[in-house]
Context: one part of a larger RNA
RNA sequence: CCCUGGUUAAGGAACUCGGCAAAUUGACACCGUAACUUCGGGAGAAGGUGUGCCUACAAGGUGAAGUACCUCGCGUACGGAGCUGUCGUAGGUUGCAGAGAAGAGGGGGUAGCGACUGUUUACCAAAAACACAGGACUCUGCGAAAUCGUGAGAUGACGUAUAGGGUCUGACGCCUGCCCGGUGCCGGAAGGUUAAGAGGAGCGGUUAGUCGUAAGGCGAAGCUGUGAAUCGAAGCCCCGGUAAACGGCGGCCGUAACUAUAACGGUCCUAAGGUAGCGAAAUUCCUUGGCGGGUAAGUUCCGUCCUGCACGAAUGGCGUAACGACUUCCCCACUGUCUCAACCAGGGACUCA
Numbered sequence: 001c002c003c004u005g006g007u008u009a010a011g012g013a014a015c016u017c018g019g020c021a022a023a024u025u026g027a028c029a030c031c032g033u034a035a036c037u038u039c040g041g042g043a044g045a046a047g048g049u050g051u052g053c054c055u056a057c058a059a060g061g062u063g064a065a066g067u068a069c070c071u072c073g074c075g076u077a078c079g080g081a082g083c084u085g086u087c088g089u090a091g092g093u094u095g096c097a098g099a100g101a102a103g104a105g106g107g108g109g110u111a112g113c114g115a116c117u118g119u120u121u122a123c124c125a126a127a128a129a130c131a132c133a134g135g136a137c138u139c140u141g142c143g144a145a146a147u148c149g150u151g152a153g154a155u156g157a158c159g160u161a162u163a164g165g166g167u168c169u170g171a172c173g174c175c176u177g178c179c180c181g182g183u184g185c186c187g188g189a190a191g192g193u194u195a196a197g198a199g200g201a202g203c204g205g206u207u208a209g210u211c212g213u214a215a216g217g218c219g220a221a222g223c224u225g226u227g228a229a230u231c232g233a234a235g236c237c238c239c240g241g242u243a244a245a246c247g248g249c250g251g252c253c254g255u256a257a258c259u260a261u262a263a264c265g266g267u268c269c270u271a272a273g274g275u276a277g278c279g280a281a282a283u284u285c286c287u288u289g290g291c292g293g294g295u296a297a298g299u300u301c302c303g304u305c306c307u308g309c310a311c312g313a314a315u316g317g318c319g320u321a322a323c324g325a326c327u328u329c330c331c332c333a334c335u336g337u338c339u340c341a342a343c344c345a346g347g348g349a350c351u352c353a
Stems, first nucleotide, its partner, number of pairs: 001348008010339002014337001019334001027051005036041001038171001052093006060084003066078004070073001094098001106332004111327002113324002118130002134169007146155003172319004177249003182246002184242005191237003197231002202226005209218003250268005277311001278308001289305005
């Protein structure tokens, strides 16, 4: 010097990103217990008091002898001895200390997120992530849809729409606005487009023949190559529907008898221009926004405002009791976290063998 423990004057978070770590609290009985609340809870809320030993007493428990009666029995009623006596009452006694050692909640307030119990990155993340009950949409009529398999077959399910699959949301309360132009999905089938195929107009190859002195020309049938019109499904175009489908939800200018602001008006664009609620927010750049609270002093925190760079309604919005090894801020208690360090014990390091 390091590690693991123990104690510490005065102060008591001044430490630090942060009370990390440590300390405090701790059992049982009794008293007492707020806001809020889904009336269950919150709650062991908080905050107090008691606790050893001795003596006596006492409620209670058990219930002998004995007596009476009779239906004579292992009967009934009265009776109260003895024993017991945890809880309890009174008095006394004792130590620094009586849950005498060990083991055994620190507490309260505020806000965010997630309703909750659960689940997770085996070996750096336990969470606000996942799941969840509940909600919604959608597919599926049974040889179901969906999934695995080339297939037989299997799961679904020895189930049958109060069932099963998929997707989104995520208890509960109050709610969930406008847009179907784009993309998707569903429905429609008149018209347009359109594959294979059907069709075969036409054009070519070959050559019996024929013409020609020849070179060569023409060329039927057959075979063969190519091939126009026309017919021809779904799909697409097209016509509708659908947003708890994917998604989207404006700009400029003017206007009120101080000023400021604009209920109001004009205009352009759009499929429609963000409703309720919330808002410097886990979202706010400017920003340590402005005001208020808490502190002597507060970039954090709480309340409020709204100028929302760039909230917003099941990619859910806003609340919410309870819950949380979650996150934020404050307070009480407590402490070697610190002012500021000291000592002690054990084990290392170091020296020697």